[in-house]
Context: one part of a larger RNA
RNA sequence: UGACGGGGGCCCGCACAAGCGGUGGAGCAUGUGGUUUAAUUCGACGCAACGCGAAGAACCUUACCUGGGUUUGACAUCCCGGGAAUCCGUAUGAAAGUAUGGAGUGCCCUUCGGGGAGCCCGGAGACAGGUGCUGCAUGGCUGUCGUCAGCUCGUGUCGUGAGAUGUUGGGUUAAGUCCCGCAACGAGCGCAACCCUUGUCUUCAGUUGCCAGCGAUUCGGUCGGGGACUCUGGAGAUACUGCCCCGGUUAACGGGGAGGAAGGUGGGGAUGACGUCAAGUCCUCAUGGCCUUUAUGCCCAGGGCUACACACGUGCUACAAUGGUCUGUACAAAGGGUGACGAACCUGCGAAGGCAAGCCAAUCCCAAAAAGCAGGCCUCAGUUCGGAUUGGAGUCUGCAACUCGACUCCAUGAAGUUGGAAUCGCUAGUAAUCGCGGAUCAGCAUCCCGUGGUGAAUACGUUCCCGGGCAUGUACA
Repeated sequence: UGACGGGGGCCCGCACAAGCGGUGGAGCAUGUGGUUUAAUUCGACGCAACGCGAAGAACCUUACCUGGGUUUGACAUCCCGGGAAUCCGUAUGAAAGUAUGGAGUGCCCUUCGGGGAGCCCGGAGACAGGUGCUGCAUGGCUGUCGUCAGCUCGUGUCGUGAGAUGUUGGGUUAAGUCCCGCAACGAGCGCAACCCUUGUCUUCAGUUGCCAGCGAUUCGGUCGGGGACUCUGGAGAUACUGCCCCGGUUAACGGGGAGGAAGGUGGGGAUGACGUCAAGUCCUCAUGGCCUUUAUGCCCAGGGCUACACACGUGCUACAAUGGUCUGUACAAAGGGUGACGAACCUGCGAAGGCAAGCCAAUCCCAAAAAGCAGGCCUCAGUUCGGAUUGGAGUCUGCAACUCGACUCCAUGAAGUUGGAAUCGCUAGUAAUCGCGGAUCAGCAUCCCGUGGUGAAUACGUUCCCGGGCAUGUACA
């Protein structure tokens, strides 16, 4: 100097406590282990692997297996020979491919012989290729401690030196934040602020909005008209402990109050210091070395990644009456849409189909918001709870739904009556609960990312568990 302490001190954090809701039991979805398999491709493994890479495995993807083919190659550059490119067939085959026939002649230069660019075919070799290995050779990117408050430097001073000081001390803060003191004085990377969003107001703008005030009205902002209001989106204002009282060292700051839409970093986001874990990734990409080169490369068909005695993680749906079901009725936000979204109408119980308006979208469409509210039925039961499983009949996407898609209808109705030890999340518009949208995508969502509606309980406190910060001790390095 570090590391460590089942040493003591100070201080934080949904760390405990106080509460609310879960997981662990059931069925299913999904990932993983294991087992199986021709193959069940590979990676990720405490926190920080396990709805993770994958924002979407029927073919493709695809890296795996079986079989059929291929060897200058699917792709790049160079050389030689031939041919315009291109289009249409035939035979064979599972396809890849192999064999073969026909049509067809463009652009630039030209001495009309030909030459050149581009593209195609054939040939030789330099080479291509590799999701093959090494993340313990690497770059880049990422996780994590942790949005924790720390990590350092210059000069000076002290010490033989490693080093110390500054950065310790007294207060204070979310903060190495600030104040005071001090052999230190300054500075840098972090903190904070500057950025985005949300909350209030002003202004500018009006093909959304408004009977606000007027007129018309087939009653719909529909029409005339209006810029007031809502809203949209550009510019600006506002909050700074600025004001008052008290405490404090006259300080930093703390407690209370006024005014204010908002008060002491207003809420949320983006932002991640020096470093740690030889953390993760050679299968995004790049790259050293090694290996491979008629194969570990390339093309194709089929299969597999979807297997199933079992074990674990993450979720969804439930076990019901604060509920289920039927009828009626109300109120969003944020998004997406031209090979798209698709209204209305007609057909069908329905998934959907037919016809087809509008819309490159504040204009049209997706679009029904759902929980809610009003009324009716059910009356505590394995039920009008629950919906797994299975049989039948269908719809849609797509060359193609057997392995292996989603959805609809009829029938079937399983386990499940609140879950052992244990364990997780959350402090406010949060938890819980309810729908809606989007990415990926032909099709496929209980995942992920967003969005709004309804909307709690509790925090005495820091003894204990976990993680972290400061200072301290040490027989450890």
Molecule: small-subunit ribosomal RNA, 3' major domain
Organism: uncultured organism